[in-house]
């Protein structure tokens, strides 16, 4: 000095089903899954990629769901900078 880890920062990017009450979209619910289902100045992700599309999808299970697998090495998808381990090189010391 390098320098795809790894931590910052700024920045960017993404979701929000189901089901119970109820005339209801409004609202409540210690109901389901899940990191997040609107406590949001959160949660999750930025090329090991969150999340979309295909898809009103196939198959399974469920009180029901985009709940699970499949499809899926599928076709879209949003970065700069600073630090800096490891290797490697350089340069000093010592033996």
């Nucleotide at each position: 000095c390098c320098u795809c880890a790894u931590c910052a920062u700024u920045c960017g990017g993404g979701g929000u089903g189901c089901c119970u009450c109820u005339a209801a979209u409004c609202g409540a619910g210690c109901g389901c899954u899940g990191a997040g289902a609107u406590u949001a100045u959160a949660c999750c992700c930025g090329c090991c990629a969150a999340c979309u599309u295909g898809a009103u999808c196939a198959g399974g299970a469920u009180a029901a769901u985009g709940c699970c697998u499949g499809c899926g090495c599928a076709a879209g998808g949003a970065a700069a900078u600073g630090u800096c381990a490891c290797c490697g090189c350089c340069c000093c010391u010592u033996u």
A computed fold for a 95-nucleotide RNA from a Bacteroidota bacterium, annotated as TPP riboswitch aptamer (THI element). The coordinates come from a structure-prediction model, not an experiment, and the mean pLDDT is 79. The organism belongs to Bacteroidota, within Bacteria.